[in-house]
Molecule: transfer RNA
Organism: Myxococcales bacterium
RNA sequence: UCCGGCGUCGUUCAAGGGUAGGACAGCGGACUUUGAAUCCGCGAAUCGUGGUUCGAAUCCACGCGCCGGAACCA
Repeated sequence: UCCGGCGUCGUUCAAGGGUAGGACAGCGGACUUUGAAUCCGCGAAUCGUGGUUCGAAUCCACGCGCCGGAACCA
């Protein structure tokens, strides 16, 4: 430098055009003499900028980052 894949709550996994959900972790409560476990509840995210569309996490362009491969150099 080129090619391919990927980027979503703190972590992990969904949603593949209809306005973001689950699990774990966290916080609050119930239970308990206390704690653990269990149960109930709460909050929390779409890499960036544009474009298409009535509507974009999803499709398109460019950029950024990560992973893999190739090429170059030695």